Notes: Predicted 3D model of a 470-nucleotide part of an RNA (small-subunit ribosomal RNA, 3' major domain) from an uncultured bacterium. Model confidence (mean pLDDT): 85 of 100. Rfam family: Bacterial small subunit ribosomal RNA.
Context: one part of a larger RNA
RNA sequence: UGACGGGGGCCCGCACAAGCGGUGGAGUAUGUGGUUUAAUUCGAUGCAACGCGAAGAACCUUACCAGGGUUUGACAUCCUGCGAACCUCUAAGAAAUUAGAGGGUGCCUUCGGGAAUGCAGUGACAGGUGGUGCAUGGCUGUCGUCAGCUCGUGUCGUGAGAUGUUGGGUUAAGUCCCGCAACGAGCGCAACCCACGUUUUUAGUUGCCAGCAUUUAGUUGGGCACUCUAGAAAGACCGCCGGUGAUAAACCGGAGGAAGGUGUGGAUGACGUCAAGUCAUCAUGCCCCUUACAUCCUGGGCUACACACGUACUACAAUGCUGCGGACAAAGGGCAGCUAACUCGCGAGAGCAAGCAAAUCCCAUAAACCGUGGCUCAGUUCAGAUCGUAGGCUGCAACUCGCCUACGUGAAGUAGGAAUCGCUAGUAAUCGCAGGUCAGCAUACUGCGGUGAAUACGUUCCCGGGCCUU
Numbered sequence: 001u002g003a004c005g006g007g008g009g010c011c012c013g014c015a016c017a018a019g020c021g022g023u024g025g026a027g028u029a030u031g032u033g034g035u036u037u038a039a040u041u042c043g044a045u046g047c048a049a050c051g052c053g054a055a056g057a058a059c060c061u062u063a064c065c066a067g068g069g070u071u072u073g074a075c076a077u078c079c080u081g082c083g084a085a086c087c088u089c090u091a092a093g094a095a096a097u098u099a100g101a102g103g104g105u106g107c108c109u110u111c112g113g114g115a116a117u118g119c120a121g122u123g124a125c126a127g128g129u130g131g132u133g134c135a136u137g138g139c140u141g142u143c144g145u146c147a148g149c150u151c152g153u154g155u156c157g158u159g160a161g162a163u164g165u166u167g168g169g170u171u172a173a174g175u176c177c178c179g180c181a182a183c184g185a186g187c188g189c190a191a192c193c194c195a196c197g198u199u200u201u202u203a204g205u206u207g208c209c210a211g212c213a214u215u216u217a218g219u220u221g222g223g224c225a226c227u228c229u230a231g232a233a234a235g236a237c238c239g240c241c242g243g244u245g246a247u248a249a250a251c252c253g254g255a256g257g258a259a260g261g262u263g264u265g266g267a268u269g270a271c272g273u274c275a276a277g278u279c280a281u282c283a284u285g286c287c288c289c290u291u292a293c294a295u296c297c298u299g300g301g302c303u304a305c306a307c308a309c310g311u312a313c314u315a316c317a318a319u320g321c322u323g324c325g326g327a328c329a330a331a332g333g334g335c336a337g338c339u340a341a342c343u344c345g346c347g348a349g350a351g352c353a354a355g356c357a358a359a360u361c362c363c364a365u366a367a368a369c370c371g372u373g374g375c376u377c378a379g380u381u382c383a384g385a386u387c388g389u390a391g392g393c394u395g396c397a398a399c400u401c402g403c404c405u406a407c408g409u410g411a412a413g414u415a416g417g418a419a420u421c422g423c424u425a426g427u428a429a430u431c432g433c434a435g436g437u438c439a440g441c442a443u444a445c446u447g448c449g450g451u452g453a454a455u456a457c458g459u460u461c462c463c464g465g466g467c468c469u470u
Stems, first nucleotide, its partner, number of pairs: 005470001007469007015459002019423005026314008034305002042053002064300007073125001077124002079121005086103007107114002127289002130287003136283002138278003141274001143272001148187006154163003167178003193266004198234007207224003212221002237260001240254005316416001320375007332363003337356002342351003382413001387408007429451007
């Protein structure tokens, strides 16, 4: 000077408290440990690993295992020789591949050859998801969107260092004011950026419809008022009023206002910490392999299963389940695509076929909700695991190992011990919809809207953090 203390003072945060809903019990999904295995590829391991890398393992992916092959190689550059390239067929084989037969003669040319491409040969070399994240770059997590971290000059101290940055107030904030041997400055804070909320204006199709006519239908004429779309602008600044305060910074209340004191949400992450994570995104030093630790193929594995843990989904029911009828979104995606209508099928789906590169057409009926009928507290008309049969779809191919449909079957589960998590408002809870990945496969992830609460006395205590002091 720091760090630490079951030292002290001040302050903050869903940290506790006050509330609401969960997890921990059940079944299933998924990840991990362990065990097993020829292999169950590798990495991630308190918070900050465990629905994580993986925005999607049947083959491929794939790195693992078994077997069958290749050795200048699956890929790059250079050299030599031959053949244009390329196409078709036969045989063996699980394929990779091997053996053989046939067709074919293009482009440029100074007629030597060249370009592109294939085969063979030679060696320089290729190749490695092999090791080391404790040799590294880059990227990332975390403390933490916490309010801090420093510098120049000056001053003080023998010096390490101090001062500034402490003190009195104040703030979300080292935010601002005042004081002061300090005076200034930088990185952070804030603002500048994006979205939402109000108004004006410009524009009016694919959007909209007040009045007029028209129609099954904003369908058409007409119109751009309204809604909306998407550009520009205005608006919020403690600006105004009152009070408190050191006359300051600021705080409290009020008016006006769509919005009030950072309006709400996002993006934005200081100096640094953890030899944190990643050599398997990529790059890279060194080490190692080079007929193999390289590479091609078929099949298997990553999906195993006495068990343990994490994260989710579905439930245990009557604020419910079920039949019928009715209503209201937003945000997205679409041509190797989205697919209407119609027909067939109980259905998954199939057939046929219009429109749309989309404010035009399609995905696309939102669901919870409302009305009405049934069920009457039961392992049930709850719950849906498991299993059987019959089908559908994708795809060379669903046995290992996909998803969906119908019929049948109808397990555990009657609210979950110790313990533990999230959330302060359009939030929690609850309800559905879409997208990326993707041939197919979503209870995951990322978004979108619908309905829509309760509680906060307070800071003694638990956890984390900031400042001063010992």